[in-house]
RNA sequence: GGACGGGUGGCGGAAUUGGCAUACGCGCAGGUCUCAGAAGCCUGUGAUCGCAAGAUCGUGAGGGUUCAAGUCCCUCCUCGUCCA
Numbered sequence: 001g002g003a004c005g006g007g008u009g010g011c012g013g014a015a016u017u018g019g020c021a022u023a024c025g026c027g028c029a030g031g032u033c034u035c036a037g038a039a040g041c042c043u044g045u046g047a048u049c050g051c052a053a054g055a056u057c058g059u060g061a062g063g064g065u066u067c068a069a070g071u072c073c074c075u076c077c078u079c080g081u082c083c084a
Base pairs, nucleotide, nucleotide: 001083002082003081004080005079006078007077010026011025012024019067027045028044029043030042031041032040046057047056048055049054060076061075062074063073064072
């Protein structure tokens, strides 16, 4: 230099056809149980604002297409594999 694959919550990792963003697991918080703890079980858990209802923003960065983009297109950043 060229080809291909990846980047999504605090972490791992889904969303495969463009149509509820974060299912599921871990972690964390609260509860239950216990003399106390561990384990188990139950509830909650993206961010900001809000008493709440709710609103807005959010998938590496920027732009484009579309009624609608994590998903399609372009440029860039970054990680990995392969070729030279």
Annotation: Predicted 3D model of an 84-nucleotide RNA (transfer RNA) from a Candidatus Uhrbacteria bacterium. Its Rfam family is "tRNA". It is annotated as a transfer RNA. Model confidence (mean pLDDT): 82 of 100.